[in-house]
Context: one part of a larger RNA
């Protein structure tokens, strides 16, 4: 290189849009460029591989033959690929109609806890832990009423329940937006699937401005504790942790599972929607869509997967090739910096 992998062994890019490209439903007809075939040329000699024969043998060499799997030219072949012309509706989509209802931005609202300020009522202790001590409190703490204020999250519902491409999303309302799923079959007539580059999103965290700080809390301060104790535990506390614009682009971004199509026993829950059944709902039955268990054939080293495959095909992208060295170094890029991306070798088991 190829063969082989790629849930746990190395291996699915965090995700998505979409360029090129690669691949792409029926049906009838042209072409005949792919593909096939015959004929002719051409593939140079050595070499290779074969027969035979010459040095004693072998290497060597010598004659013949094969092969050179190709290429070029013509005459044909039309199944299939591919142009090309017409066509179809199931594959993709657009419409009507209905439910569910997310998610992003905005503006407002609410209650509950928390903290802090004030004020009444009270008095000596309150916090803390394993046990303490730092702390707080006679400048009246803690408790305990009533105002007040501020900032963050949103108990119960809440559910292997929803929704979103992932990342995520949870109080009430209202505005703007985006996806999906039934259901009828009206309308385009293959418009379709991947997707190197590209681009865009993208938890925590980190960073730049600018604001905000109740409570929490890397660091750091003090008490423990212990041989020490830069920890665990306790009292405190600043970034942050919220908001606005921007910037970084990582994760056990996990289903450790790439997308899309088809096909293969069943059973049980749920979620949405649709038909029947029924006066009506319930109930039962059944369809599509999702989302759990649990199980058969098959699959797999076992684990386990099994119509939401890791089962049985077809298309495409992506990615691994012993362990350490090392996701480092160099070099390129991209960032304000932290650092990302791309990524080796010597050299050693």
């Nucleotide at each position: 290189c190829u063969g082989g992998g790629c849930g746990u062994a190395a291996a699915g890019a965090g995700a998505g849009u979409g360029u090129a490209g690669g691949c792409g439903g029926g049906a009838u007809g042209a072409u005949c460029a792919g593909u096939c075939g015959g004929u002719g040329g051409u593939g140079a000699a050595a070499u290779c591989u074969u027969a035979c024969g010459g040095c004693u043998u072998a290497a060597c060499c010598g004659u013949g033959a094969a092969a050179c799997u190709g290429c070029c030219a013509u005459c044909g072949a039309u199944a299939c690929u591919g142009u090309c012309a017409u066509u179809c509706u199931u594959g993709a989509g657009u419409u009507c109609g209905g439910a569910a209802g997310g998610g992003g931005g905005a503006a407002g609202c609410g209650g509950a806890a928390u903290u802090c300020c004030u004020g009444g009522u009270g008095u000596a202790g309150c916090g803390g832990u394993g046990a303490a001590a730092u702390g707080c409190g006679u400048a009246g703490a803690u408790a305990u009423c009533a105002g007040g204020a501020a900032g963050a999250a949103c108990a119960c519902c809440g559910g292997u329940a929803g929704c979103g491409a992932a990342g995520g999303c949870g109080g009430c309302u209202u505005c703007c937006u985006g996806g999906u799923c039934c259901g009828a079959c009206a309308c385009u007539g293959a418009c379709g699937c991947u997707g190197a580059g590209a681009c865009u999103c993208g938890a925590a965290g980190g960073c730049g401005u600018g604001g905000g700080u109740a409570g929490c809390a890397a660091a750091c301060a003090g008490g423990a504790u212990u041989a020490g104790a830069u920890a665990c535990c306790c009292u405190g506390g600043u970034a942050g942790u919220c908001c606005a614009c921007g910037c970084u682009g990582u994760a056990a971004a996990c289903g450790a599972u790439g997308g899309g199509c088809a096909c293969u026993a069943g059973g049980u829950g749920u979620u949405g929607g649709g038909g029947g059944u029924u006066u009506a709902a319930a109930u039962c039955c059944u369809c599509c869509a999702g989302u759990g268990c649990c199980g058969c054939a098959g699959c797999a080293a076992a684990c386990g997967c099994a119509u939401u495959a890791a089962g049985u095909g077809c298309c495409c992208c992506g990615c691994c090739u012993g362990g350490g060295g090392a996701g480092u170094a160099c070099g390129g890029u991209c960032g304000c910096a932290a650092g990302g991306c791309u990524g080796a070798a010597a050299c050693u088991c």
Molecule: small-subunit ribosomal RNA, central domain
Organism: uncultured bacterium